[in-house]
RNA sequence: AGAGUUUGAUCAUGGCUCAGAUUGAACGCUGGCGGCAUGCCUUACACAUGCAAGUCGAACGGCAGCACGGGUACUUGUACCUGGUGGCGAGUGGCGAACGGGUGAGUAAUACAUCGGAACGUACCUUAUCGUGGGGGAUAACGCAGCGAAAGCUGUGCUAAUACCGCAUACGCCCUGAGGGGGAAAGCGGGGGAUCGAAAGACCUCGCGCGAUUAGAGCGGCCGAUGCCUGAUUAGCUUGUUGGUGGGGUAAAAGCCCACCAAGGCGACGAUCAGUAGCUGGUCUGAGAGGGCGACCGGCCACACUGGGACUGAGACACGGCCCAGACUCCUACGGGAGGCAGCAGUAGGGAAUAUUGGGCAAUGGGCGAAAGCCUGACCCAGCGACGCCGCGUGAGGGAUGAAGGUCUUCGGAUUGUAAACCUCUUUCAGUAGGGAAGAAGCGAAAGUGACGGUACCUAAAGAAGAAGCACCGGCUAACUAUGUGCCAGCAGCCGCGGUAAUACAUAGGGUGCAAGCGUUGUCCGGAAUUAUUGGGCGUAAAGAGCUCGUAGGUCGUUUGUCGCGUCGAUUGUGAAAAUCUGAGGCUCAACCUCAGACCUGCAGUCGAUACGGGCAAACUAGAGUGUGGUAGGGGAGACUGGAAUUCCUGGUGUAGCGGUGGAAUGCGCAGAUAUCAGGAGGAACACCAAUGGCGAAGGCAGGUCUCUGGGCCAUAACUGACACUGAGGAGCGAAAGUGCGGGGAGCGAACAGGAUUAGAUACCCUGGUAGUCCGCACCGUAAACGGUGGGCACUAGUUGUGGGAACCUUCCACGGUUUCCGCGACGCAGCAAACGCAUUAAGUGCCCCGCCUGGGGAGUACGAUCGCAAGAUUAAAACUCAAAGGAAUUGACGGGGCCCCGCACAAGCAGCGGAGCAUGCGGCUUAAUUCGACGCAACGCGAAGAACCUUACCAAGGCUUGACAUAUAGUGAAAAGUGGCAGAGAUGUCAUGUCCGCAAGGGCGCUAUACAGGUGGUGCAUGGUUGUCGUCAGCUCGUGUCGUGAGAUGUUGGGUUAAGUCCCGCAACGAGCGCAACCCUUGUCAUUAGUUGCUACGAAAGGGCACUCUAAUGAGACUGCCGGUGACAAACCGGAGGAAGGUGGGGAUGACGUCAAGUCCUCAUGGCCCUUAUGGGUAGGGCUUCACACGUCAUACAAUGGUCGGGACAGAGGGUCGCCAACCCGCGAGGGGGAGCCAAUCCCAGAAACCCGAUCGUAGUCCGGAUCGUAGUCUGCAACUCGACUACGUGAAGUCGGAAUCGCUAGUAAUCGCGGAUCAGCAUGUCGCGGUGAAUACGUUCCCGGGUCUUGUACACACCGCCCGUCACACCAUGGGAGUGGGUUUCACCAGAAGUAGUUAGCCUAACCGCAAGGGGGGCGAUUACCACGGUGGGGUUCAUGACUGGGGUGAAGUCAUAACAAGGUAACCGUA
Repeated sequence: AGAGUUUGAUCAUGGCUCAGAUUGAACGCUGGCGGCAUGCCUUACACAUGCAAGUCGAACGGCAGCACGGGUACUUGUACCUGGUGGCGAGUGGCGAACGGGUGAGUAAUACAUCGGAACGUACCUUAUCGUGGGGGAUAACGCAGCGAAAGCUGUGCUAAUACCGCAUACGCCCUGAGGGGGAAAGCGGGGGAUCGAAAGACCUCGCGCGAUUAGAGCGGCCGAUGCCUGAUUAGCUUGUUGGUGGGGUAAAAGCCCACCAAGGCGACGAUCAGUAGCUGGUCUGAGAGGGCGACCGGCCACACUGGGACUGAGACACGGCCCAGACUCCUACGGGAGGCAGCAGUAGGGAAUAUUGGGCAAUGGGCGAAAGCCUGACCCAGCGACGCCGCGUGAGGGAUGAAGGUCUUCGGAUUGUAAACCUCUUUCAGUAGGGAAGAAGCGAAAGUGACGGUACCUAAAGAAGAAGCACCGGCUAACUAUGUGCCAGCAGCCGCGGUAAUACAUAGGGUGCAAGCGUUGUCCGGAAUUAUUGGGCGUAAAGAGCUCGUAGGUCGUUUGUCGCGUCGAUUGUGAAAAUCUGAGGCUCAACCUCAGACCUGCAGUCGAUACGGGCAAACUAGAGUGUGGUAGGGGAGACUGGAAUUCCUGGUGUAGCGGUGGAAUGCGCAGAUAUCAGGAGGAACACCAAUGGCGAAGGCAGGUCUCUGGGCCAUAACUGACACUGAGGAGCGAAAGUGCGGGGAGCGAACAGGAUUAGAUACCCUGGUAGUCCGCACCGUAAACGGUGGGCACUAGUUGUGGGAACCUUCCACGGUUUCCGCGACGCAGCAAACGCAUUAAGUGCCCCGCCUGGGGAGUACGAUCGCAAGAUUAAAACUCAAAGGAAUUGACGGGGCCCCGCACAAGCAGCGGAGCAUGCGGCUUAAUUCGACGCAACGCGAAGAACCUUACCAAGGCUUGACAUAUAGUGAAAAGUGGCAGAGAUGUCAUGUCCGCAAGGGCGCUAUACAGGUGGUGCAUGGUUGUCGUCAGCUCGUGUCGUGAGAUGUUGGGUUAAGUCCCGCAACGAGCGCAACCCUUGUCAUUAGUUGCUACGAAAGGGCACUCUAAUGAGACUGCCGGUGACAAACCGGAGGAAGGUGGGGAUGACGUCAAGUCCUCAUGGCCCUUAUGGGUAGGGCUUCACACGUCAUACAAUGGUCGGGACAGAGGGUCGCCAACCCGCGAGGGGGAGCCAAUCCCAGAAACCCGAUCGUAGUCCGGAUCGUAGUCUGCAACUCGACUACGUGAAGUCGGAAUCGCUAGUAAUCGCGGAUCAGCAUGUCGCGGUGAAUACGUUCCCGGGUCUUGUACACACCGCCCGUCACACCAUGGGAGUGGGUUUCACCAGAAGUAGUUAGCCUAACCGCAAGGGGGGCGAUUACCACGGUGGGGUUCAUGACUGGGGUGAAGUCAUAACAAGGUAACCGUA
């Protein structure tokens, strides 16, 4: 520090996800040791048991228990007595119990943090001064009596004090009317010479204590300022409320409380209300700014079962105190009582989850005490938990035949791996044994005193001995193979893996990472500049309010003075400690701990500076405004008015149609329409001018005239003197549609009706037509209200057009020219921008102010609120769900987009197919099997150039198992083969005969056994090879350069031309490659050479000859070369000449980059998989040849351009020795016999047919047509039944030219006619070739199909056979409404009123003081009033849960209906409204 993910690819926007750190954690697997930390985050849920606050006898009366001493009785070890001593239960009294410890419920401010303040208190401690005299009355304990189950209580009697109360004295204290008045105390202990006393003691002294006052420290109470979460779908709140006066009250200020008076106080700088929350030092993260958190440790606060209350006290409204109310639990004799773990342990429960009912006061600290000491679950230790951090170990060195085993394998090997074994060595840690601390200072006369702990640490011996796991290995992200599985099981943080070759699942081997841990899950920060102060944006990605005015607020021109608020500098105080950081030091190191420093960015005080911002004061004129003079304009409002047109009405002329459409129909019209003329009525809108022209803030504004009125611009420089800009809330304006009331209504026209179209057509089209459109008044307040661009000011190259002014020049007037100001446009530089683009009218460069955005969907929706008559508008979420949604541009593809061009593509023609029967192939059906493959063009007379057996892969039957075939090894043999017989359908079995070569080694053959063979079994979607197709279409690319951020573009586009990316010209391109063309074969002409089997002018043969035909080799020839025209002086085209041939002469071979997961595993090859007495191999038989049907492709026909009969003529290219087969003979014929010739320019197949001549048939199911069937034959072949071909005779079906639709063909072509070959024993209407005869037509490119270049749109990229919207049906999920129902919380009104405090007090009681007494003063109980908790009744607010039914939303497998959008998406789309 970044990375993955939207796309075919790109850039930018934007979300989601990951890598890091963290944790009071939990879960899974695993687990050796130690140190230091840490451990109920959930139910502030309920608690059994034990402990957590006592102490002082040196305050007191005393003596229950213990010990000692003494005494008495005596049975010498018992009983009794004895406060005498040590001490001490209970009690009075003092101090403490308000600390320490726990928890975070409440609390958004009576809290906390920081900084200040004045009107206070303070036990113990310190300091200072003074005092401590003299009296009195009670009461617990205790004794007696009594009640009660208990807790406990009552009566009566006795007694002490440092308990209580007067008196005296009194200041430096308090009050005051300044004269005065008021107010205190307590003693206890140690020691002691004299004196007194019987003693105790007095007395003296020391110590402690007590009282009053002073000062302090520390602690506490109170007040102020600043800071301190979220929500405006909480906007108004408040009556003791805000202030004053007087009083009360408190330790103290204060409405803290009360009476009266005034009517204030708070709030958009967010009051009130609601939700959430202890605050902080800090902690986690981060570069920082920030963001999250507030465990442990420290500070503060609050709470102590829930609520209320006071008492005591220096201090509490009190965790282990009291009273009351409530809930709960326990005891009970039912009458009453007791309790409060959010102290330490522990229990139950809750929960994913959090420890021992341990030891000790040795240390530190606290309480009491004079002290010893006692108490202390504070604390110090130990125990449990890998919960975290840190450290250590599980051995070290050597060791190759690279052992065995595992895994993989190309079978060679590789890897595990120096790893192990084995050898040498060490002993940390754990274990054993021996030694063994510091922590201890204090106290005490001394002795003595360590929980941890026989711990840390040291030493010794033995022995590698006791000690490694977890996650991951597709990318991000380090690390790969095998097997299993087969969209299953499963994985997954995101993208995504899995449908038979999974580096992604599971297992194994190997590897990578961390390591006593490792992963997962959760949290928070980071990455995220993804809330942007640092540090983002708003034309099109989310985002400028529809527009204007204007309040608060924010911002603000020039000069001078002043203040010193901001700002800056210096200094002082504070910012606790701990933590973080730095430097030292201590535990063997580290974690950890100790010390020191820095830091704590803050707040406050003081002093100083005064530029800048600000306040105040004074001035200025450049901003802004006013005045004056001009000027343009559909700016606005009102009144009046005009013509054209439509419609209607009246009348005239006139007759059969009009109207409407793609075509029609509905409709109108003989009752007279349309058309036409004249007159009239009425409403609405204003042609031409008219213009990227004008005006207005926007919406918007258009006939003409008049009236009223707003704003702009130009010129001038008289006036004011910053008066300015923006603008949250607010106010006004605001198209169309819509609403209310009243008018108006010609045309148009939602709804509606009818007619068409259509599968349907609630639409598009047509005929009608109501609201509405128009006017007045009042609402609504929205639009794609758009320049998708908020307002203002300033600056930053220009060119040009146009509207409105002004000045100058020129001119007779004009036109014109120059300059300048304000508008409206086009182009364009810099700059900006993701690009598109913007560019002085900025989207550039800056300043000021406002509005708005933060992934898509849900949703501009729900709820709430405001507005509205309604429709609805404004404001505006969440649950849930997805990994994208979206922008610009690129390349393709596509379009019922455009331009251009081509092709038997259409058109023009010829002949067909589709109808018939037959042949053949396919589907389907059938079957034991009808083997398999091929399926639009590009499967279907295709693989198959030839299924009777074989072929043959299929079926049933009977048989074989190292096999029909190959190789190797080992063993073995004289069998096997052959011949003959028997059984069998045969394969085969069986019997007889029979035995190889070589001297040997060995070989051949057979048998046995093991490795293995074999497979037309599956996968063409694992493959090679090969083929089809687009398409013989003209395209497809590359190098360098240039342009672009980039994908890419350019080149290859453009103007011409061509069959052609063929060529020329131009051009940021210049070149090149694969294609095109040419080179190759064949054919057409000629020449040369050669001349047998060919040819031949020589009469035939022989023999000559090679001119011709021909054969087959080499050449020539054709190149737009020549001429004319057109063209751009080009390429090229048109015409012509010559020529056998003319513009590629005809034909063939030749098939670019690629597309279709196109075809083929059954040609062949081949990876996985599968079968192995069978899916292999062999045999005979059957099947591939079936037949209600449908389709493709042929052949034959339907006839006279013909059939039949007779006669006659002319080819080319081929084949032939297991062959072709002549002559001749036989047969009607197929054929048979026969045997000559030929290994072929020699012989044979071999008669070519259509054609020509003649005859006949006469338009008919025929003398057409030949299917089908019968009979008899021929040939091939082991064999023609299933199932061959042919012959003869007989039979003589459909069919009379073929619906929709559709194929081929442009010249030696179509059509027609025959001939030959391959395959092959035989079998050809198929196929491949050959020649004979030999046409018609092409105006042309509008249309159909296919293709090409350019361009355009796109929401497509699996690319239109694309994408995609909505209802309905089904399942699931969250959510709104809902008659209501049940809780929580809060508020208002009323009732009620415990305990307590304060006030009052008729009743009752009463020691101290006064009084001789009566009595008084004072006090208490009771009663009552005020306040008030719980509780009750009723009404509101708010929130949560739930609810029959219901609304929409989201997500789901391949459901249903249509096709709305994307292309002109087939009616352009979209926005608002009905």